[in-house]
């Protein structure tokens, strides 16, 4: 790298180094940023995807300090992952409503591509 499954309007920031453009991606917005942004480190801290622990349930029988399963509850933080804005918004299509003579266009909603995170697969 690629595929498969889940989530993706909640939640969490100081310090140090750097020192110029960042918000993944065409577009159009719209933000952050020399009051030092994006990045790197530390240190705290959100979360709970994956292990872990105990609890409830079913189910099985070898009836135990048992074992499987649960698209059920909690705990702790081991192994990621995260700590501006909804994944900032659009951006393709649908659908409904305004608008226009039409088309363009403006507005909610789903739904799709892309993207992220995890878990697995080869």
């Nucleotide at each position: 790298c690629a595929c498969u499954u889940a989530u993706c309007c909640a939640g969490a920031a100081a310090g140090g180094c750097g020192g110029a453009g960042g918000g993944a991606u065409a577009u159009g917005g719209c933000c952050c940023u020399g009051c030092g942004a994006u990045g790197c480190c530390u240190u705290a801290g959100c979360a709970a995807c994956c292990a872990u622990u105990u609890c409830c349930g079913u189910u099985c029988c070898u009836u135990g300090u048992g074992a499987a399963c649960g698209g059920g509850g909690a705990a702790a933080a081991g192994g990621u992952g995260c700590u501006a804005a909804u994944u900032c918004c659009u951006g393709c299509c649908c659908c409904c409503g305004g608008g226009u003579a039409a088309u363009g266009c403006c507005g909610u909603g789903g739904g799709a591509a892309a993207g992220a995170u995890a878990a697995g697969u080869u």

Model confidence (mean pLDDT): 80 of 100. Predicted 3D model of a 122-nucleotide RNA (SAM riboswitch aptamer (S box leader)) from Chitinophaga japonensis. The source organism's lineage runs through Bacteria, Bacteroidota, Chitinophagales, Chitinophagaceae and Chitinophaga.